[in-house]
RNA sequence: AUUAACCUUCGGGGCGUGGUGAGGAACUUCAGAGUUCCAAUUCCCGACCGGCGGUGAUCUCUUAGCAGAGAAGCCCGCGAGCCCGCAUAGGGCAGGAGUCCGGUGAGAAUCCGGCGCCGACAGUACAGUCUGGAUGAGAGAAGGUAUGG
Numbered sequence: 001a002u003u004a005a006c007c008u009u010c011g012g013g014g015c016g017u018g019g020u021g022a023g024g025a026a027c028u029u030c031a032g033a034g035u036u037c038c039a040a041u042u043c044c045c046g047a048c049c050g051g052c053g054g055u056g057a058u059c060u061c062u063u064a065g066c067a068g069a070g071a072a073g074c075c076c077g078c079g080a081g082c083c084c085g086c087a088u089a090g091g092g093c094a095g096g097a098g099u100c101c102g103g104u105g106a107g108a109a110u111c112c113g114g115c116g117c118c119g120a121c122a123g124u125a126c127a128g129u130c131u132g133g134a135u136g137a138g139a140g141a142a143g144g145u146a147u148g149g
Stems, first nucleotide, its partner, number of pairs: 001147002005145006015046002018044002023038006047129002049119002051078004059070004073117002081093004098115001100114004121132003
């Protein structure tokens, strides 16, 4: 330096002492009915979270410098999961969620401020945050071997 091969390690974050009460339990009563308690991280209210690669008006920070570090959930793509299918084929869902408003600027989908929006499947009182498949898988990241100079 290269990637056609191999190995190792790493590789996802987040709820409440609020409200309501589906439902359940106990007690009283001949019964109708009544009282008390428990009860949603799912409903309402409020809070909180943001995988990987790319892009980055290339910008910001650190440094004397060489150089190093950081920078998009909603712009492009990837990923686990689910559905149709005989299928290793193919197709669909899974963020099909902001080219919102204002600022700076020659120029902003990425910077600054504001407002808004999104989040597989199964379980269960309807779940991005609980439990489970999962001590799994994985986009990829780092290091080593190998190969060539």

The RNA shown here (FMN riboswitch aptamer (RFN element)) has 149 nucleotides and comes from Sulfobacillus benefaciens. Taxonomically the source falls in Sulfobacillus (Bacteria, Bacillota, Clostridia, Eubacteriales). The coordinates come from a structure-prediction model, not an experiment, and the mean pLDDT is 78. Its Rfam family is "FMN riboswitch aptamer (RFN element)". Rfam links the family to the GO term FMN binding.